Background: The RNA shown here (TPP riboswitch aptamer (THI element)) has 114 nucleotides and comes from Cryptosporangium arvum. RNAcentral records the identical sequence in 2 taxa. Its mean pLDDT, the model's own confidence on a scale to 100, is 78. Lineage of the source: Bacteria > Actinomycetota > Actinomycetes > Cryptosporangiaceae > Cryptosporangium. Rfam family: TPP riboswitch aptamer (THI element). Rfam's curators write: Vitamin B(1) in its active form thiamin pyrophosphate (TPP) is an essential coenzyme that is synthesised by coupling of pyrimidine and thiazole moieties in bacteria.
RNA sequence: AGUCGUCCGUCGGGGAGCUCGGGCAGCCGGGCUGAGAGGGUGGCCACCGCGUCACCGACCCGUCGAACCUGCUCUGGGUAAUGCCAGCGGAGGGAGAACCGGCGGCUCGCCGGA
Numbered sequence: 001a002g003u004c005g006u007c008c009g010u011c012g013g014g015g016a017g018c019u020c021g022g023g024c025a026g027c028c029g030g031g032c033u034g035a036g037a038g039g040g041u042g043g044c045c046a047c048c049g050c051g052u053c054a055c056c057g058a059c060c061c062g063u064c065g066a067a068c069c070u071g072c073u074c075u076g077g078g079u080a081a082u083g084c085c086a087g088c089g090g091a092g093g094g095a096g097a098a099c100c101g102g103c104g105g106c107u108c109g110c111c112g113g114a
Stems, first nucleotide, its partner, number of pairs: 001107007009099002011062004017032006023050001026048001039056006045049001068093003074087004
């Protein structure tokens, strides 16, 4: 110096499902899978759906990319139910093919000594 692994950070990307009880505005408490199941704050509504948006946080992922999205109102199995498991499938898409530093492995080069 290069490269690989790993950890921290910067920057970037991403999801937050199913279900039971209470309550009826803007919620509360349990169960399942999972790294994570909308944790905090604030906002929106002639449409109230247990909706939605923004910022922050936790978590996961960044091209050697199965994080995540599409196909998917799919197929098979299972479950109280659900992307719950498997298939689909190394199919298509997917974030700078990014950067700083620590540690470790390997390789190469240079200098000095014997």